RNA sequence: CUCCGAAACGGCAAACCCGCCGAAAGGUGGGGACGCAAAGCCGAGGACCUAAGUUCCAUACGGAAUACGGUGGCCGGGUUGCCGAAG
Numbered sequence: 001c002u003c004c005g006a007a008a009c010g011g012c013a014a015a016c017c018c019g020c021c022g023a024a025a026g027g028u029g030g031g032g033a034c035g036c037a038a039a040g041c042c043g044a045g046g047a048c049c050u051a052a053g054u055u056c057c058a059u060a061c062g063g064a065a066u067a068c069g070g071u072g073g074c075c076g077g078g079u080u081g082c083c084g085a086a087g
Base pairs, nucleotide, nucleotide: 003087004084005083011036012035016031017030018029019028020027021026034073040079041078042077045075046074047071048070049069053066054065055064056063057062
């Protein structure tokens, strides 16, 4: 230093509730803990979610498709990082 993840110090914070932002997915602040050894950061690698706008269908109600919108707590990858048992 790398793999690894015993112990210790701590850290983050799902669902749900309330406020705010957003068309929505979702984000954000507070409460709250399901969990997480990167559940820190990166969204034009894949996957999934939404569809404002656009296009198409329809007499219409409506429906379908579509992301440089979103999810890093879906995966891959990149990058930074606490501690140090056994191996």
The RNA shown here (c-di-GMP-I-GGC riboswitch aptamer) has 87 nucleotides and comes from an Armatimonadota bacterium. Of the family's consensus pairs, 85% are formed in the model.